The part of an RNA shown here (large-subunit ribosomal RNA, domain II) has 716 nucleotides and comes from Candidatus Iainarchaeum sp. NCBI's taxonomy places the organism under Archaea, Nanobdellati, Candidatus Iainarchaeota, Candidatus Iainarchaeaceae, Candidatus Iainarchaeum. The RNAcentral record of the full RNA draws on ENA. Rfam family: Archaeal large subunit ribosomal RNA. Clan: LSU clan.
Context: one part of a larger RNA
RNA sequence: GCGAGGGAAUUUGUUGUAGUGGCGAGGAUAAGUGUUUUCAAGCACGUAUCCGUAGCGAAAGCGAAUGUCGCGCAGUUUUUACGAGGCGACGAGUUUGAAGCUCUAGUCACUAUAGCCAGACCUGAAACCAAGUGAACUAGUCCUUAGCAGGUUGAAGCUCUCAUCCAAGAGAGUGGAGGACCGCUACUAGUGAUAGUCUAACUUCUUAGGUGACUUUGGACUAGGCGUAAUAAGCGAACCGAACUUGGUGAUAGCAGGCUCCUCCUGAAAAACCUCUGAGGGUUGCCUCGCAGGAGAAGGAACGUGGUGUAGAGAUACUGGUUAAGGGAUGUUGCCUCGAGAGGGGUAGUCUCUUUCCCAAACUCCGAAGCUACGUUCUUCUAGGAUUGCGGGAGUAGGGGCGUAGGCGUAAGGUUUAUGUCCGUAAGGGUAAGAACCCAGCUCUGUGUUAAGGCCCUUAAAUGUUGGUUAAGUGUUAGUAAAGCUAGUCGUUUCCCUAAAACAGUGGGGAGGUAGGCUUAGAAGCAGCCAUCCUUCAAAGAAAGCGUAACAGCUCACCCACCUAGGUAGAUGGCGGCGAAGAUGAUCGGGGCUCAAACCAACUGCCGAUACACAGAAGAUUUUUCAGUUGAAAGAUUCCUUGUAAGGAGGUGCGCGGAUGUCCAAGAAGUAUCUACGUGAGUAGGUAUGGAGAUUUUCGCGAUAUGGAUCCUCGC
Numbered sequence: 001g002c003g004a005g006g007g008a009a010u011u012u013g014u015u016g017u018a019g020u021g022g023c024g025a026g027g028a029u030a031a032g033u034g035u036u037u038u039c040a041a042g043c044a045c046g047u048a049u050c051c052g053u054a055g056c057g058a059a060a061g062c063g064a065a066u067g068u069c070g071c072g073c074a075g076u077u078u079u080u081a082c083g084a085g086g087c088g089a090c091g092a093g094u095u096u097g098a099a100g101c102u103c104u105a106g107u108c109a110c111u112a113u114a115g116c117c118a119g120a121c122c123u124g125a126a127a128c129c130a131a132g133u134g135a136a137c138u139a140g141u142c143c144u145u146a147g148c149a150g151g152u153u154g155a156a157g158c159u160c161u162c163a164u165c166c167a168a169g170a171g172a173g174u175g176g177a178g179g180a181c182c183g184c185u186a187c188u189a190g191u192g193a194u195a196g197u198c199u200a201a202c203u204u205c206u207u208a209g210g211u212g213a214c215u216u217u218g219g220a221c222u223a224g225g226c227g228u229a230a231u232a233a234g235c236g237a238a239c240c241g242a243a244c245u246u247g248g249u250g251a252u253a254g255c256a257g258g259c260u261c262c263u264c265c266u267g268a269a270a271a272a273c274c275u276c277u278g279a280g281g282g283u284u285g286c287c288u289c290g291c292a293g294g295a296g297a298a299g300g301a302a303c304g305u306g307g308u309g310u311a312g313a314g315a316u317a318c319u320g321g322u323u324a325a326g327g328g329a330u331g332u333u334g335c336c337u338c339g340a341g342a343g344g345g346g347u348a349g350u351c352u353c354u355u356u357c358c359c360a361a362a363c364u365c366c367g368a369a370g371c372u373a374c375g376u377u378c379u380u381c382u383a384g385g386a387u388u389g390c391g392g393g394a395g396u397a398g399g400g401g402c403g404u405a406g407g408c409g410u411a412a413g414g415u416u417u418a419u420g421u422c423c424g425u426a427a428g429g430g431u432a433a434g435a436a437c438c439c440a441g442c443u444c445u446g447u448g449u450u451a452a453g454g455c456c457c458u459u460a461a462a463u464g465u466u467g468g469u470u471a472a473g474u475g476u477u478a479g480u481a482a483a484g485c486u487a488g489u490c491g492u493u494u495c496c497c498u499a500a501a502a503c504a505g506u507g508g509g510g511a512g513g514u515a516g517g518c519u520u521a522g523a524a525g526c527a528g529c530c531a532u533c534c535u536u537c538a539a540a541g542a543a544a545g546c547g548u549a550a551c552a553g554c555u556c557a558c559c560c561a562c563c564u565a566g567g568u569a570g571a572u573g574g575c576g577g578c579g580a581a582g583a584u585g586a587u588c589g590g591g592g593c594u595c596a597a598a599c600c601a602a603c604u605g606c607c608g609a610u611a612c613a614c615a616g617a618a619g620a621u622u623u624u625u626c627a628g629u630u631g632a633a634a635g636a637u638u639c640c641u642u643g644u645a646a647g648g649a650g651g652u653g654c655g656c657g658g659a660u661g662u663c664c665a666a667g668a669a670g671u672a673u674c675u676a677c678g679u680g681a682g683u684a685g686g687u688a689u690g691g692a693g694a695u696u697u698u699c700g701c702g703a704u705a706u707g708g709a710u711c712c713u714c715g716c
Base pairs, nucleotide, nucleotide: 001716002715003714004713005712006711011118013116014115015114016113017112018111019110020109021108022107023106026051027050028049032045033044034043035042055062056061067090068089069088070087071086075082076081091103092102093101094100121258122257123256124255128248129247130246131245132244133243139222140221141220142219143218146215147214148212150182151181152180153178157174158173159172160171161170162169187209188208189207192205193204224240226236227235228234261651262650263649264648265647266646271284272283273282274281275280285396286395287393288392289391290390291389292388296381297380298379300378301377302376303375304374305373306372307371308370312366313364314363319360320359321358324355325354326353327352328351329350330349333348334347335346336345337344338343399423400422401421402420403419404418405417406416407415408414428439429438430437443617444616445615446614447613448612449611453607454606455605456591457590458589462604464603465602466601467600468599469598475593476592484578485577486576488575489574490573491572492571493570494569496567497566505562506561507560508559509558511535512534513533516530517529518528541556544555545554546553618641619640620637621636622635623634624633625632626631652705654702655701656700657699658698659697661695662694663693670689671688672687673686674685675684676683677682
C1' cells in the first nucleotide's frame, strides 16, 4: 500500500425550553411493604418529601380586587355597534416613596433538544509518582582459566684476567632485564576502502597493537536520582541529560488528525467590548426555529426647506512659510565717512508703507458635486402577517481580491482605515491556462434568441465591405519599459526664395593699393594685438577653413554662364526606429499572417452561456372542494428553486423484541449479474451460484449506516 472485519456526541444524576398525555388549586410519590410469579412484568399500599397555591420589605413587620372604565384584533351581527384573548388608564398589596415589584395555573410522566458534574465524540504526547525486574550486552572490582610463530638487542648481577696503597677502574666471558626492537595466517582493535547477496551494526582487502596500565574463559559483587566511569553526561540487554515492566491511567492537551445514509426549507461570520487575553473563552452583532401581536415598513427616486466646510480656489480675509524690488522712520543701535564742534551722509539691522513670485492635513474672505434631517408625491415590501416583542438552538471572532477616498512606505502579491462589491459559501460562458477581471446567479427535460467575447487553420461563426497607416514580423497581449536621440515615413501648418530662372549640380571668375599697421628670427588674408578702409568691377572678406619654417598651394563667401521646376528653413500630429543585458531552446496559446489574419475610423451579417423566451414535469408556498387520524382532486404564484459553518422538516437502511400474516429442498440467507420503479437513501423481480433458514405490515428499543484517523486486528 491492497483486501476483509472492527471503528467515533454515549450513559447516570440534575436544570432550562418545547411537544404529547394524565390530573388540576392542586400534582407526584421515594425507599419500602403486600399480592402474583421459576425470574420478571403488573396491581394495590406507602404522604416522609418536592413543586405550586401571596406578595412586598434590609428588617421589625404588614398583607391583595377573577375590581372599574376606555381602546380594540379575530369573530358576530348588521352597517355601526358588540367584542374572547390583547393593550392602556384607574384601583388594590407592600415600601419612606406618586419610583420599583406584585394582584391565580400548576404538577407528574414520556419524547426531543441544550447547559452542568462525571473519561463525556474518538485517537495521540513529552512527562510525574509508586512497586517491582534486570550487570547473559556493557562499566569497574575480586577469585579463577587460557593465550602470545620466529628473530634481534644484550641492563643488573656473577666469574676470570689486567690494573691498583685503598676506593674506584679496564677487558673478556657468563647472564637474560625491558609498558625494549623487527615481524606473524594466535589474539585484539577498527585507519582507509569495498560490498549492499549474506548481515536489525557485519564481510573482504588494507591498516594499528601484539610481554603488557595486554588479551581472555568461568564464577562473584555494585541498580535507577542509583550504580560504574584513565569524564565521552559515556555505559547500565541493538536510540539513557535519568533503564525496563506493571500500576495510578481512559493523566492532561485552549494543540493536531478523524467523525459513517438520503431529500426538502432557510442560511451566516471572519466584527465591537472584556479577558496573564490575542491558536482560547464570555456578552453583543450577524443565521435559524417556535410563539405572541395585528399595520405599517424601507441604504430607492423626484421636488421643497434646512445643516455641512471636503474637492477646487484664494492670498490686504486671518495664522504660518516664502521670491524680488522700491519709499519712509530710526531715540543714547553697529560699522564706514565728512566736520573744530554742533551736526550731516552712506551702509547694515529693526519697524512701517507700496508693488510682486510661490505655498499649507493640523490656513480660510470663499466654495461645489455629494452626504444628511424633516415634509410631500411616487416606487418597492407587507394580511401568504411585515417592522416589532419574547423564548429554544447555533456557528463565527486567522479573512481575502477589486473599485473609490485616505494614513505609513523608495517600493512590494506591502501595511493600516472607511465605503461598495465579489470570492469565501457560486456552478455556467469569455480571458490559452488562473478564487475574486468581463458576461451571468445552475430544480429536471426539450426547442429557439442573445450577453461578454469572437468569425484564416487548430476551433462554432464573413480569407466580409469602405477609407487610411505601418515595413519594424512593429504588431497579432485589457496587462503600455523611461529620459534622450531620429532627412524612417504619412498628414496639418508658418515664413522665405522662385519662369526678371530659385535649390542642387557642372564650367569660369574670386582682383588691385598691400606682405594694412604693430609684434616677431620670420608673421605675406589665416601665432598674437590694433584697425578693418579705399579702388577696379558682373563679383571678390585687410578673409570662413585646410596648408607653409615663412612664402607658395587648395577651397569658401561673393559673381557670371549652362541647366531646369519647384525649393530652403521651422512648428505640430499619426505610425515606426535606436535607447533595450540573465542564467536548459525559442515563441503572439500554437501554426502562421504584410493593400494583413497588424493598427486607426466606419458599416453589415453570423457564431456564442445553465442568461432570456416558449412548452412540459418536480418541489416549495398557498386557495377551494371532498373525505374525516394519514389524505385525494382541481386551481393560483405579479414572486419562489446556487450554497460552506449552522438551524429546521420529512424519509431510507441495519440489529433485537412484541403483535400479526406468510415463504422455503418444486431450493432460504448470502454472492454475481441483468431488468423495472423511485428526486434520492433504496425497493421489487429475473437468471446463475449456493445448500438451510428467511421475513411482509405495524409498534417499541438501540453498543444502528465508514474510504480516510502515519486508525486497531488478521491476511497478502